[in-house]
Molecule: RNase P RNA; transfer RNA
Organism: uncultured Actinomycetes bacterium
RNA sequence: AACGCAGAUCAGGGGGCCGCCGGGUCUCCUCGGAGACCGGGAGGAACGUCCGGACACCACAGAGCAGCGUGCCAGGUAACGCCUGGGCGGGGAAACCCGACGGCAGAGCGCCACAGAAAACAGACCGCCCGACCUCGGUCGGGUAAGGGUGAAACGGUGCGGUAAGAGCGCACCAGCGGCAUCGGCAACGAUGCCGGCUCGGCAAGCCCCACGCGGUGCAACGCCAAACAGGGACGAUGAGGCUGCUCGCCGAGUCCCGGGUAGGCGGCUCGAGCGACCUGGCGACAGGUCGCCUAGAUAGAUGACCCCCCACGACAGAAUCCGGCGUAUCGAUCUGCUUCCUCG
RNA sequence: GGGCCCGUAGCUCAGUGGAUAGAGCACCAGGCUUCGAACCUGGGUGUCGCACGUUCGAGUCGUGCCGGGCCCG
Numbered sequence: 001a002a003c004g005c006a007g008a009u010c011a012g013g014g015g016g017c018c019g020c021c022g023g024g025u026c027u028c029c030u031c032g033g034a035g036a037c038c039g040g041g042a043g044g045a046a047c048g049u050c051c052g053g054a055c056a057c058c059a060c061a062g063a064g065c066a067g068c069g070u071g072c073c074a075g076g077u078a079a080c081g082c083c084u085g086g087g088c089g090g091g092g093a094a095a096c097c098c099g100a101c102g103g104c105a106g107a108g109c110g111c112c113a114c115a116g117a118a119a120a121c122a123g124a125c126c127g128c129c130c131g132a133c134c135u136c137g138g139u140c141g142g143g144u145a146a147g148g149g150u151g152a153a154a155c156g157g158u159g160c161g162g163u164a165a166g167a168g169c170g171c172a173c174c175a176g177c178g179g180c181a182u183c184g185g186c187a188a189c190g191a192u193g194c195c196g197g198c199u200c201g202g203c204a205a206g207c208c209c210c211a212c213g214c215g216g217u218g219c220a221a222c223g224c225c226a227a228a229c230a231g232g233g234a235c236g237a238u239g240a241g242g243c244u245g246c247u248c249g250c251c252g253a254g255u256c257c258c259g260g261g262u263a264g265g266c267g268g269c270u271c272g273a274g275c276g277a278c279c280u281g282g283c284g285a286c287a288g289g290u291c292g293c294c295u296a297g298a299u300a301g302a303u304g305a306c307c308c309c310c311c312a313c314g315a316c317a318g319a320a321u322c323c324g325g326c327g328u329a330u331c332g333a334u335c336u337g338c339u340u341c342c343u344c345g
Numbered sequence: 346g347g348g349c350c351c352g353u354a355g356c357u358c359a360g361u362g363g364a365u366a367g368a369g370c371a372c373c374a375g376g377c378u379u380c381g382a383a384c385c386u387g388g389g390u391g392u393c394g395c396a397c398g399u400u401c402g403a404g405u406c407g408u409g410c411c412g413g414g415c416c417c418g
Stems, first nucleotide, its partner, number of pairs: 001343001002340001004338007012310005018304001020041002023038006043316001047327002050325005055218004062248004067214005072086005087101001088099004102209002108207002110203003125148002127144008156174006175199001177196008222267004231258005241251002274293008311314001346417007355370004363401001371390001372388005394410005
């Protein structure tokens, strides 16, 4: 160089002209508005709504049970199922990447189809060995689990000894499990040594157990103003209702149904766990400090259309309370760092 | 905008993790009939919405997508 790996940035650019949404200043006005000028106007995912929060209302959110979620360890954070670092396991030659990864299922229950003798606590179809009987080919009784066969899975592996045949029955080495000690580490865990019975199947994305966390509902929450109208019924201080299932506790005078009316406006609404640069601490996520910046806010819902030039000919996709994540979709372009099984110099 | 639920044959639905997924209607073929309907006999026609995972084994369990429906001013 090439291939590969990791990270970051951008998301056609420039000009003209006509419109759309909201803001500021000024002018006019019949106080309803109208006009002129200035500057602003979608995304990295605005998406899915899968998690976590802020905010609002219901006790300024209470207790217990039930239920749901998360799941190696330590840290970060407002919080998280996110992120960072580490451990363990797996992939790769490496850079590096991936992992639902608690209870090694040795607390209990459950399940393991078919096949197979037997599917979890023992058991024996063929075979092997011993004994008895007889018509010499088998039958019966006992021992065994090395060999065969079945299965996704069959009760450690190899060798020597041993035996009637065999077997962790004994021994050596190895694998696995448990216990103890020492050392390293905050920890998960790792290293070394000794001992033990010899060996215990799988499934917890089955129930369950343990640890930690979680009250409910969502801006169509919630609050205010204005206009219009016609009442009727049921339940209710012996407690309706207040939105989780139950019990307690608290608040508590309305709640529900039918009918009638109106469908106008304002707040919440965007300055925020905000963005950029630099410095400091930290391996890092991140935290702290200084300086600078203001960056959509509609309410039937605004970004479009036309013309010219250039190029690599332009993907996925459009805000609706706001943030932090995750997941999914995406034509491509650029930059930085790293690796060397193979290929080229 | 926010919340909730569903997806199995053409339609409506069943389906403890266990062989080749079933039922009714519809459909197809044959019979009966001059022909058609009804009737009789036979036949399952399916990517269990899709992908990945857990498991020996997935329609069923888990996760992520896709499609459809309902409720709230």